[in-house]
RNA sequence: CAGGUUGGUCGGGCGAUCGCAAGAGGCAGCCCCUUUUGAGGAAAGUCCGCACUCCAAAGAGCAUGGUGCCGGGUAAUACCCGGGGUGGAGCAAUCUGCCGGAUAGGGCCACAGAAACAGACAGCCUAAGCGGAUCUCAGGAUUCGCCGGCAAUGGUGAAAAGGCAGUGUAAGAGACUACCGGCGCAGAUAGCAAUAUUUGCGGCCAGGCAACCCCUGCCAGGAGCAAGGCCAAGCAGGAAUGAUGAGGCUGCUCGCUUCGUUUGAAUUCCGGGUAGGCCGCACGAGGGGUUGGGUAACCAACCCUCUAGAUAGAUGAUCGCACACGCCAUAACUUGGCGGGACAGAAUGCGGCUUAUAGACCGACCUGGGGC
Numbered sequence: 001c002a003g004g005u006u007g008g009u010c011g012g013g014c015g016a017u018c019g020c021a022a023g024a025g026g027c028a029g030c031c032c033c034u035u036u037u038g039a040g041g042a043a044a045g046u047c048c049g050c051a052c053u054c055c056a057a058a059g060a061g062c063a064u065g066g067u068g069c070c071g072g073g074u075a076a077u078a079c080c081c082g083g084g085g086u087g088g089a090g091c092a093a094u095c096u097g098c099c100g101g102a103u104a105g106g107g108c109c110a111c112a113g114a115a116a117c118a119g120a121c122a123g124c125c126u127a128a129g130c131g132g133a134u135c136u137c138a139g140g141a142u143u144c145g146c147c148g149g150c151a152a153u154g155g156u157g158a159a160a161a162g163g164c165a166g167u168g169u170a171a172g173a174g175a176c177u178a179c180c181g182g183c184g185c186a187g188a189u190a191g192c193a194a195u196a197u198u199u200g201c202g203g204c205c206a207g208g209c210a211a212c213c214c215c216u217g218c219c220a221g222g223a224g225c226a227a228g229g230c231c232a233a234g235c236a237g238g239a240a241u242g243a244u245g246a247g248g249c250u251g252c253u254c255g256c257u258u259c260g261u262u263u264g265a266a267u268u269c270c271g272g273g274u275a276g277g278c279c280g281c282a283c284g285a286g287g288g289g290u291u292g293g294g295u296a297a298c299c300a301a302c303c304c305u306c307u308a309g310a311u312a313g314a315u316g317a318u319c320g321c322a323c324a325c326g327c328c329a330u331a332a333c334u335u336g337g338c339g340g341g342a343c344a345g346a347a348u349g350c351g352g353c354u355u356a357u358a359g360a361c362c363g364a365c366c367u368g369g370g371g372c
Stems, first nucleotide, its partner, number of pairs: 001368010013321006020038007040343001044354002047352005052224004064220005069083005084099006100215002105213002107209003121154002123150003129146007162180002165177003181205002183202008228279004237270005245259005286305008323341001325339005
């Protein structure tokens, strides 16, 4: 220098004008004026885990759901950090799948194949038993068949009963023996542990799937801010008082008149509570910095700081200036012209995960090339 891997940060800036919402002030008040503040790294999906609220609740078990190598972190988790085992990709940095039990039991294992777990198609063998034939020195030998034995070899398959050599046998076989591999039991060393290394013993060697049921360790009471609490028009209801009541002629007064007067005008009070309003609701597992502990996630101490709260939902638009970036022209890293800013948007809050995201910047590491 080029290419790559990985961790993190930012994610448009400045100015002007016009708007929107909330708080404070000007005022007793406002539809007026001034001023301050006003989205995110994901506010999203709502997939996990909590806080908070109400309901339920002796304790235990069952059921149901979730979860599953080990250790640590945390309010908690299916999250995060570190480690272990076993696979995959890459020259490498690095990335990535899987993880209780198949010796509790059931079920399943396509096609092919005889058989998918105790099986015999091809094949090998006639030792034992039975029958026949031939030979015979009458002891038996050869051969055929029946009844049988075997699992080495072949074939099928993703997977076929540890591998290999020998002994053995009629033929064979962990049937037996040595070595190798696996499993189980007992122990040693290292480690908190998962586990690793290793010693001895046992022929124990009968596969796979638990994301099929199941068994087992651990965790979980239910519903959710439309939770929940407070205030409270109108209408209806109840109680008390009981006509200076209501309407029309008529805009007002007087007057007249109709209705009402226990089938009750009007007023006051009461409880529940609808519309509506307020709280919950913005000081919280909060943010930033320094120091210390820890490999890390994270934790502790100290200092500084306060930063949206709408309710059908405010947080926007236009213009100017540079800048990243894209396209075209140009010999060019230059110059000119044109365009031009990702994904997206709070609704009780918080911690994670997942998904979307133009572009810019920083650190560490790997591979290749060049120079000193």
This is a predicted structure of a 372-nucleotide RNA (Bacterial RNase P class A) from an Anaerolineales bacterium. The prediction has a mean pLDDT of 79. Its Rfam family is "Bacterial RNase P class A". Rfam's curators write: Ribonuclease P (RNase P) is a ubiquitous endoribonuclease, found in archaea, bacteria and eukarya as well as chloroplasts and mitochondria. It is annotated as a ribozyme. NCBI's taxonomy places the organism under Bacteria, Bacillati, Chloroflexota, Anaerolineae, Anaerolineales. The gene name in the source record is rnpB. The RNAcentral record of the sequence draws on ENA.